[in-house]
């Protein structure tokens, strides 16, 4: 300097104005927001990772059921010109996406689980090996 391997730490932004209405930051019309690695060059739309959800198993509790572990599954959305050596990552243009429960009426953005959990990874230490 580089693997590995323990522990510890971090680990997502965004509703503003009109309209309509008995009532919406939910519905229209504009608006605004993009997590983490990786990629021959900078990604929300390319590959993989995450929470939620779902299904099996243990294990504690226990009325109903619940909580924890580990093991699987499920998981959204991009085109067309243009630069270049090289860009589904830039640039011009047009366009799309967004758990779950709530809720005077539907929500990526507004309350809640959540002052939670958390993989990939970031830092930091310590051990090992080359």
């Nucleotide at each position: 300097u580089c693997g590995c391997g323990u522990g510890c730490u971090c680990u997502g932004g965004g509703g503003u104005c009109g309209g309509u209405g008995a009532a919406a930051c939910u519905c229209c019309g504009a608006a605004c927001c993009g997590g983490c690695g990786g990629u021959g060059a900078c990604a929300g739309u390319c590959c993989g990772c995450g929470a939620c959800c779902c299904g099996g198993u243990c294990a504690c509790a226990u009325c109903c059921u619940g909580u924890g572990g580990c093991c699987g599954g499920u998981u959204g959305a991009c085109c067309a010109g243009g630069u270049g050596g090289a860009a589904c990552u830039c640039c011009u243009g047009g366009a799309c996406c967004g758990a779950c429960g709530g809720u005077c009426a539907a929500a990526g953005u507004c309350c809640g689980g959540a002052u939670g959990g958390g993989a990939a990874g970031u830092g930091c230490a310590c051990g090992c090996g080359a």